[in-house]
Parts: sequence; C1' cells; structure tokens
RNA sequence: GGAGUCGGCCGGACAGUCGCCUUCCGCCGUCACUCGAUCGCGUUCCGUGGAUAGUCCGCGGCGCCUGAUCGAGUGACGGCGGGAGGAGGAAAGUCCGGGCUCCAUAGGGCGGGAUGCCAGGUAACGCCUGGGCGGCAUGAGCCGACGGCCAGUGCCACAGAAAAUAUACCGCCCGUCGCCUUCGGGUAGCGGGUAAGGGUGAAAUGGUGCGGUAAGAGCGCACCGCGCUGGUGGUAACACCAGUGGCAGGGUAAACCCCAUCCGGAGCAAGACCAAAUAGGGGAACGUCAGUGCGGCCCGCACUGUUCCCGGGUAGGUCGCUUGAGGCGCGCGGUGACGCGUGUCCCAGAUGAAUGACUGUCCUCGACAGAACCCGGCUUACAGGCCGGCUCCCACC
Repeated sequence: GGAGUCGGCCGGACAGUCGCCUUCCGCCGUCACUCGAUCGCGUUCCGUGGAUAGUCCGCGGCGCCUGAUCGAGUGACGGCGGGAGGAGGAAAGUCCGGGCUCCAUAGGGCGGGAUGCCAGGUAACGCCUGGGCGGCAUGAGCCGACGGCCAGUGCCACAGAAAAUAUACCGCCCGUCGCCUUCGGGUAGCGGGUAAGGGUGAAAUGGUGCGGUAAGAGCGCACCGCGCUGGUGGUAACACCAGUGGCAGGGUAAACCCCAUCCGGAGCAAGACCAAAUAGGGGAACGUCAGUGCGGCCCGCACUGUUCCCGGGUAGGUCGCUUGAGGCGCGCGGUGACGCGUGUCCCAGAUGAAUGACUGUCCUCGACAGAACCCGGCUUACAGGCCGGCUCCCACC
C1' cells in the first nucleotide's frame, strides 16, 4: 500500500423568525368555596337597659340557602408574557420472553404447543456468553433444530439385478454336454460358486494393502474407521490411551412417533373511579281531585298522575401513564455474558393524537423510517461517515 474479518459509535451542523404538545412561574378576567371587615335586614330569634296607655328605641349576641360591598386565600376555566423539555437505532414486523391488570385455579392427569451438545448469565427466554463436536475458509473468522430410526409404524422418484427378512445383469471361476481346432486351446447352452472388477443411483451391507483361494470373500493379518470394556484429563459436553469384538448390519425424526424440560387464559379497547340529558327499573310521600279497568251504583283494589330519593348503564371526564429489571461516571469481582458497591441525573406522554415550516451560512448535500402501557431480545430496512482489535498478500528498511 492492497484485500478481508470482527466489535463499538454517529445518523447533517449552527443561527434567526413563526407555530404545535407537556410542564412550571408571574399578571389579568370570570365562576365556585372558605375566612375576615363594614353596611343592611329580622315587625312572630335571644339577652340586657330605657321610655310608654298601646307600643317603640339603644346596645350586645345569633342568623341571612331570599342579603350587598370590599379584602385575603384555595381551586377550575380563559387570555397575555416568560422559563424548561419534546421520537429511533431500528419507534417497524408483532416472532419469542417478562412486568402490570382482570378472569380462572386443591392437587394431578389427558390433549395441545415450544425447545433439544455441555456449563454459565438473566426477572425470564427460542436470547446472550464461554466451551465441545461437525462443516467452510490460506487465515482472522463464519455457519450448524447438534437427543433417539436394533420401541414400533411409514417413506425412499428415475435408473438399476437388487432400495432392505437383501440380491447374480455383465464379468470372473469350476463342472458338464455339444461344436470347432493349427491339438496349445477357444466357445453357444445348462448346473453351481463368487460381491474382488464393470454398470445404475443421492445412497449398494466398512476402507487400503498383503496373504489366501478354482475364482473370491474379515476367510486370516497390519493400519484406519466402528462397537464394547477399562484407565487418564475435564464440573460437563468431550478428548486421549490401552485392551477387546471380525463388523454389529443403508438413509430419512423441519415423517408419525419415543425421551427429557418448560408452558392456565385474555390483553391498556387490560382494568379502576366520577358521572349528564333522554328512556326504562325500584322505593317513599301526596291525593282519591281527574281518567281507565274490575260490564249497574258505592266502598275498595290495580294502572296512569305529581314531588322526592335510590341503584345500573350510555355520552363525557379522571386515573392507569411513565421513576424504570432506568441512563451516565468511577471502583471491585469474573476469560466473558454479567454481578456488586458508590456518586450523579430525570430524559415525550398525546387521545384527531404534538415534535413542524420558512430564511441565512457551511459541509462530505443527508438513507431507512414516526412513540401510543412498559421492559429484555430476535428478525427485517438503512445514503454515508468515524474509531479500535485481528488476519492474509505485496514492496522497502
């Protein structure tokens, strides 16, 4: 210098003007409540004093929900002014896990779903970290549903003799019979042996070599692979070593299934509270004045009526709502995920639902995309830029 790999971070910047949402402060206005002061009212409120034939007057208290004015405080609403804060790394998909809320629930089973090497982290997980094994890469590194098909059942297209209780198409070997012969032998057919060689297939009953044999064959042996047993190391997955078995008998479990572990359901439109008009429900009182019914009349009863009260639901409003497994800094423990301690900070909370528009300057000219109860993950989308670790190649010193 080039190529690559892993991890972390940013996601136009600055200034001005006008707007939007939340919140705080100040001023003004309206309304409600409380307190205080003054005035007024009370002829039938209470006390006391005075005058009088009757009656009335003064003072104090009390009341005024039939009062008035002023002042102070609190609250609500409205207006004006000022301060502070205002989307993301994925707010997304809603795919997992949890908090929270309501419902259900003695305990257990069936059914269903998810997960699946080992150890750890965590509130929990299908997530993360470390390790093992297998595969890919020269390497850094990346990828893996990575338990079990001698518990059972099923499936394996085409090709091929045969796709699973194995099997003989070609070839090879032996025997027999016939034919040919240059007498060395060759060969059609039939019977038998053989899985070494050929051929088919994604896959053919361990692989390579030597011996052996008529030709062959784990038939025998050596090495490799595999199973079993033991030992060593490791928490474990597993690895290594030694002995032993002549090979145990294809693949497929993101096929049914078996084994182990975990899982109650619904979701903030959860759920809680306040509560109008209208209609309807229940109760009490009023009054038999009126109407209707109980086929004449009276009494009585029922319904309708008037007033008041109660409870449920709806519209509407309030809470849930953002202080939380929270962010940042430092120290300690751990390989790490992470944990512990300490200091510091408060960082959207809307409900037709705010976070925008314009102007100016600058640059590398700006991608994917918008909160709606909250949090931990995964996945997907993303213009461009910055930082760090590591690997390979080339050149030079």
Molecule: Bacterial RNase P class A
Organism: Gammaproteobacteria bacterium